Context: one part of a larger RNA
């Protein structure tokens, strides 16, 4: 470069949005740039191929063909592709009427619970563990009870339930933004799919400032336990866990499965919405859009996947090419640092 591959054997970018790029819906009419057909020039020679001749053969030399798949002009085709043009409603989006959900940003509110603090009431223990002991406690604790203050997280409802591109989202309640789906009607008219570089979001840890600090709880520290225990188990406890602002960009960022669209037996639950029936049930049926659970055909190495394909196609894009060296060193880009991204070799099996 062909070719195979990418759930678990390497190998799906964390996601989205989107520039080059690459593909791209039906009618028709026009050019002819690709396409194909015709005819002309060129494609030196020699070499290489074929059929001959000459050296006793061979090597070698030589006659001739035919090729030299190609370029260039010309003179038609006009189905495809491409470009103009005109049109068309099925992809695509716009309105209209609704429904929907822990979406999302940002106010405002509520109770349990937990620590603290004050006051009662009240005495010797609490506490913790296998089992202890550190601790706490006669300067009255633990336990109950009022009252007061703090900060963080929402029991029950709740669910292989929902919504969000993803990471993700859960008390309650108001403003404000967004997305989905139904259903009908008008409208645009192919406006589209995918996307290198880019540019944005992106747990939890960590990172600058400046706050808050209840709980929990790396680091420490005590007590245990062990041969030892730098752990597991107890008592304590700092950062950090929470809030604004800014960095960090990573994960088993998993459905270990890129998105788009077209096709291809069935069966069940279950969420929205819608229509239709009726026995008016939060029932039945269908119809879309969604989450699931089995099961054919078909795939697969096999578990399995099976209309949410991992099945039959389509174009588009990232990635892979034996194990270890090593997701390292250089070096470059990015960062306050942590270190992130790009990414090798020697040399070994």
């Nucleotide at each position: 470069u062909u070719g195979g591959g990418u759930u678990u054997a390497a190998a799906g970018g964390g996601u989205g949005c989107g520039u080059a790029g690459g593909c791209g819906g039906g009618a028709u009419u026009g050019u002819a740039a690709g396409u194909c057909a015709g005819u002309g020039g060129u494609g030196a020679a020699a070499u290489a191929c074929c059929c001959g001749g000459g050296c006793u053969u061979a090597a070698c030399c030589u006659g001739g063909g035919g090729g030299c798949u190609g370029c260039c002009a010309u003179u038609g085709a006009a189905a495809c592709u491409g470009c103009g043009g005109u049109u068309c409603u099925u992809g695509a989006g716009u309105u209209u009427a609704g429904u929907u959900g822990a979406u999302g940003u940002u106010g405002g509110c509520g109770g349990a619970a937990u620590g603290u603090g004050u006051c009662a009431u009240g005495u010797a223990g609490c506490g913790g563990u296998g089992a202890a002991a550190u601790g706490c406690a006669u300067a009255g604790a633990u336990a109950u009870g009022a009252c007061a203050c703090a900060g963080a997280a929402c029991a029950c409802c709740g669910a292989u339930a929902g919504c969000g591109a993803a990471g993700g989202c859960a008390g309650c309640u108001g403003a404000c933004a967004a997305a989905a789906c139904u259903a009908u009607u008008a409208c645009u008219g192919a406006c589209g799919c995918u996307g290198a570089u880019g540019c944005a979001c992106g747990a939890a840890a960590g990172c600058g400032u400046g706050g808050g600090g209840a709980u929990c709880a790396a680091a420490c520290a005590g007590g245990a336990u062990u041969a030892g225990a730098u752990a597991c188990c107890c008592u304590g406890g700092u950062a950090g866990u929470c809030c604004a602002c800014g960095c960090c960009g990573u994960a088993a960022a998993c459905g270990a499965u890129g998105a788009u669209c077209a096709c291809u037996a069935g069966u069940u639950g279950u969420u929205g919405c819608a229509a239709u029936g009726c026995u008016c049930g939060u029932c039945a049926u269908u119809g879309c859009a969604g989450c699931a659970a089995u099961a054919c055909a078909g795939u697969u190495a096999a578990c399995a996947c099976a209309u949410u394909a991992a099945g039959u196609g389509u174009g588009c894009c990232g990635c892979c090419u034996g194990g270890g060296g090593a997701g390292u060193a250089c070096g470059g880009u990015c960062g306050c640092a942590a270190g992130a991204u790009u990414a090798a070799a020697a040399c070994u099996c």